[in-house]
Bacterial RNase P class A from Methylovulum psychrotolerans, 349 nucleotides, folded computationally. Its Rfam family is "Bacterial RNase P class A". It is annotated as a ribozyme. Gene Ontology terms of the family: tRNA processing, ribonuclease P activity and dimeric ribonuclease P complex. Model confidence (mean pLDDT): 78 of 100. Lineage of the source: Bacteria > Pseudomonadota > Gammaproteobacteria > Methylococcaceae > Methylovulum.
RNA sequence: AGAGUCGACUGAGCAGUCGCUGUUUUAUCCUUGUGAUGAAAUGGAGGAAAGUCCGGGCUCCACUGGGCAGGGUGCCAGGUAACGCCUGGGAGGUGUGAACCUACGGAAAGUGCCGCAGAAAAUAAACCGCCCGUCAUCAGACGGGUAAGGGUGAAAAGGUGCGGUAAGAGCGCACCGCGCAACUGGUAACAGGUGUGGCAGGGUAAACCCCACCCGGAGCAAGAUCAAAUAGAGGGACAGACGCGUGGCCCGCGCGGUUCCUGGGUAGAUUGCUUGAGCUGUAAGGUGACUUGCAGCCUAGAUGAAUGGCUGUUCUCGACAGAACCCGGCUUACAGGUCGACUCUUUCU
Repeated sequence: AGAGUCGACUGAGCAGUCGCUGUUUUAUCCUUGUGAUGAAAUGGAGGAAAGUCCGGGCUCCACUGGGCAGGGUGCCAGGUAACGCCUGGGAGGUGUGAACCUACGGAAAGUGCCGCAGAAAAUAAACCGCCCGUCAUCAGACGGGUAAGGGUGAAAAGGUGCGGUAAGAGCGCACCGCGCAACUGGUAACAGGUGUGGCAGGGUAAACCCCACCCGGAGCAAGAUCAAAUAGAGGGACAGACGCGUGGCCCGCGCGGUUCCUGGGUAGAUUGCUUGAGCUGUAAGGUGACUUGCAGCCUAGAUGAAUGGCUGUUCUCGACAGAACCCGGCUUACAGGUCGACUCUUUCU
């Protein structure tokens, strides 16, 4: 100097003017209310507010249990309110590397699938070839043995070498691979060496399945209060051996009427609604996620949906994009700018 990897911050600024909205104070008005209008002070969208994919808080069913079906997760250990999230470790894989990825339990419980090609793809086998015997002898034919060599394929009875054989083959041996056993290290996943066995011939569970662990439901349009309204109308079914009770079925438990159709009326206001598993700083503990102590701060609550318009100016010339009960994650989108650590290449000293 160049190329990368990981982590973090910002997300146009400033000024003036008019306008919108929350809270507090104050003044005036009246129909005295949850009112209207004015003034002052002060606050007013995000790192993802998005997706609605997970987990909860909160509210109701509800007084409260069990099972089946169903669904979710899937290496180990921690963190957390919890999780399918995060942190650390293990195994496998990618990259020269910093780093990154994993839908990571089980194929010796069973079933299914592996097209075409190929002799043969699970009760696995013999196309070419090699060897032996017989007949024949130009070629070849028949019988037996074989799976080392060749061919097909993503994958074909583990790999390399030596011995042995008629030719071969774990047929035997050495090493590797694979299985099993105990020992050592580690909380564990797992790793290491030692011994033993010629050795169950492959893959696939993001196929069915088996195993381990976890799981009530509905949702702020939940729910609560006040107001208003009339057609408390008409008809049907079941009926305590019945019906109803917030996913399905069964048992238990509770309640005593339940449910369907037709038709009519009302639907406005308040609350829930923002002080939180909250944020910032600091100290200690921990590899880390994070935990604990101390101090400080209060940061939008709209309801057909509030933060906009105009002017001037600066420069890095401006991306993705708007809360609707709240929070912890994940995923996706993102112009420009800033910072830190680490890796590789080249050059100079």